Annotation:
A computed fold for a 515-nucleotide part of an RNA from a Bacteroidia bacterium, annotated as small-subunit ribosomal RNA, 5' domain. Rfam family: Bacterial small subunit ribosomal RNA. Gene Ontology terms of the family: structural constituent of ribosome and ribosome. Model confidence (mean pLDDT): 82 of 100.

[in-house]
Context: one part of a larger RNA
RNA sequence: GGAUGAACGCUAGCGAUAGGCUUAACACAUGCAAGUCGAGGGGCAGCAUUUCGGAUGGCGACCGGCGCACGGGUGAGUAACACGUAUGCAACCUACCCACAACAGGGGGAUAGCUCGUCGAAAGGCGAAUUAAUACCGCAUAAAGCAGGGGCUCCGCAUGGAGGUAUUUGCUAAAGAAUUUCGGUUGUGGAUGGGCAUGCGCAGGAUUAGGUAGUUGGUGAAGGUAACGGCUCACCAAGCCGGCGAUCCUUAGGGGAACUGAGAGGUUUAUCCCCCACACUGGUACUGAGACACGGACCAGACUCCUACGGGAGGCAGCAGUGAGGAAUAUUGGUCAAUGGUCGAGAGACUGAACCAGCCAAAUCGCGUGAAGGAAGACGGUAUUAUGUAUUGUAAACUUCUUUUGAGAGGGAAUAAAGUGCAGGACGUGUCCUGUUUUGUAUGUACCUUUCGAAUAAGCAUCGGCUAACUCCGUGCCAGCAGCCGCGGUAAUACGGAGGAUGCGAGCGUUAUCC
Numbered sequence: 001g002g003a004u005g006a007a008c009g010c011u012a013g014c015g016a017u018a019g020g021c022u023u024a025a026c027a028c029a030u031g032c033a034a035g036u037c038g039a040g041g042g043g044c045a046g047c048a049u050u051u052c053g054g055a056u057g058g059c060g061a062c063c064g065g066c067g068c069a070c071g072g073g074u075g076a077g078u079a080a081c082a083c084g085u086a087u088g089c090a091a092c093c094u095a096c097c098c099a100c101a102a103c104a105g106g107g108g109g110a111u112a113g114c115u116c117g118u119c120g121a122a123a124g125g126c127g128a129a130u131u132a133a134u135a136c137c138g139c140a141u142a143a144a145g146c147a148g149g150g151g152c153u154c155c156g157c158a159u160g161g162a163g164g165u166a167u168u169u170g171c172u173a174a175a176g177a178a179u180u181u182c183g184g185u186u187g188u189g190g191a192u193g194g195g196c197a198u199g200c201g202c203a204g205g206a207u208u209a210g211g212u213a214g215u216u217g218g219u220g221a222a223g224g225u226a227a228c229g230g231c232u233c234a235c236c237a238a239g240c241c242g243g244c245g246a247u248c249c250u251u252a253g254g255g256g257a258a259c260u261g262a263g264a265g266g267u268u269u270a271u272c273c274c275c276c277a278c279a280c281u282g283g284u285a286c287u288g289a290g291a292c293a294c295g296g297a298c299c300a301g302a303c304u305c306c307u308a309c310g311g312g313a314g315g316c317a318g319c320a321g322u323g324a325g326g327a328a329u330a331u332u333g334g335u336c337a338a339u340g341g342u343c344g345a346g347a348g349a350c351u352g353a354a355c356c357a358g359c360c361a362a363a364u365c366g367c368g369u370g371a372a373g374g375a376a377g378a379c380g381g382u383a384u385u386a387u388g389u390a391u392u393g394u395a396a397a398c399u400u401c402u403u404u405u406g407a408g409a410g411g412g413a414a415u416a417a418a419g420u421g422c423a424g425g426a427c428g429u430g431u432c433c434u435g436u437u438u439u440g441u442a443u444g445u446a447c448c449u450u451u452c453g454a455a456u457a458a459g460c461a462u463c464g465g466c467u468a469a470c471u472c473c474g475u476g477c478c479a480g481c482a483g484c485c486g487c488g489g490u491a492a493u494a495c496g497g498a499g500g501a502u503g504c505g506a507g508c509g510u511u512a513u514c515c
């Protein structure tokens, strides 16, 4: 000198853009943050209509489907194939989506809901009767799918891979409707997303030198997994790692990037993007294409709450907000209008994702606080060699001008060149085109025009040298200053005040940290 997620002191006019618990991964009152589908089902509690028929619009709860594994938060743990980069899988999976091929025959038994009874303070159960499905379960159909055996051809990178051929076992299908179309099952391929393995890179300590028994390897058609593997198990062998730093201890999420620097490098990794890990603490699995699952389940623990004392409920490291900690960090706001997500045929619903608004000079950038003229060089202040002079100083007064900003009045967006509904048309079966209708939170905001009037707007630090800027008074090694050198003991440009000056300027200094 530059920089900061900064804090503190003094001061403060406006706007835009980006940012805002770095500390206690401390505890949390309250509200919201994941639902949706009636074009899967039985139904009808509530609302409206009613021809009184759940008949119609619809639809709470319930069964069922899809979603809830995304999005959002945090950085505790982790020195590790976690991450980065480059490869491999002849060892793997992939719901929804796309393309192709084939199929969908005929049956069955339940159960929630509803009704009745009953237990409990509640949370929540228990029993009986009855009912449906795209819920569940047999049967049939069965190859290019799976498993085993036989023989053939080709290829490679050890294990092996690919192709075709006759034979044996097991595995399928579900409907709904406005019958255009959507949906179901099987197989192959793609796309997307993941899983696993490996080379290299990846903090400090040797005042950590030896570490290791599933440890290292093998066998087992073992078990397990989507898959390889001591991943697990039985047996056998005694290996394996280590001065090219094993093991242990400490610290730490990693990267893109950011700051600085001429560069090499050093430091940081807040915001944004990618990956990982976690969800009160520890463990476990279930469901599912996918989780060992933040707003799911079970167990144990700590804590908090309710209780009729028998027993129950909870998890903000989601968005706001509260207490605590701290030098320190915001509103218990608005809207789904746009972008995106889930569900739905769609209309649409939900969405604290997102977009906006509010607070904060905490940062960067931009604008303003007036401009021109004006010497009686005014008054006042300060200094002085004191009837004078210097300085404040063109500064003020005064004259003319302007109106950014401000106050008042009026007008007033873009973001929707998109999407929805309806009608028509084209191609030809879900796309496009035309017309029309409708959708704006922010917002009567931004912006524009006009009226008024210099009107509403300047501070902070420093002035011995480094380092731009000097005099007077007070004090008298006192009070004090100070980044270093140092200053102050009676003429202090270094302390305190004043006048003047210098620097920066809606900021200026100090402190902390990095280069």
Base pairs, nucleotide, nucleotide: 001515002514003513004512006511007510008509009508010507013367014366015365016364017363019360020359021325026323027322028321030320031319032318035066036065037064040063041062043059044058047057048056049055073278074277075276083201084200085199086198087197088196089195092194093193097190098189099188100187101186102185103184105139107137108136115128116127117126118125119124147168152163153162154161155160203250204249205248210241211240212239215238216237217236218235219234220233222232223231253275254274255273256272257268258267259266260265280301281300282299283298284297303314304313305312306311331357333356334355335354339353340351341350342349343348370401371400372399373398380392381391382390383389384388406452407451408450409449410448411447415442418439419438421436422435423434424433425432426431427430459504460503461502462501463500464485465484466483470499471498472497473496474495480487481486